Predicted 3D model of an 82-nucleotide RNA (transfer RNA) from a bacterium. Rfam family: tRNA. The prediction has a mean pLDDT of 83.
[in-house]
RNA sequence: GCCCGGGUGGCGGAACUGGCAUACGCGCAUCGCUUAAAACGAUGUGCCGCAAGGCUUGUGGGUUCAAAUCCCACCCCGGGCA
Repeated sequence: GCCCGGGUGGCGGAACUGGCAUACGCGCAUCGCUUAAAACGAUGUGCCGCAAGGCUUGUGGGUUCAAAUCCCACCCCGGGCA
């Protein structure tokens, strides 16, 4: 240099044929249980905001009524070829 795969909440990791982003697990918070804790159970939990609302899938553009998903460029990680 060329080719292939990947980058999504605090962490792991889903998201079908473009149509409710953050399912599920972990973690965390509150509560229950306990003399107290662990374990277990219940509820909640993307981010900002008092709220209304706003923002968000590596970064920046594009296509589309609508993009994590399609297209272009770039950055980063892993593998292959030279």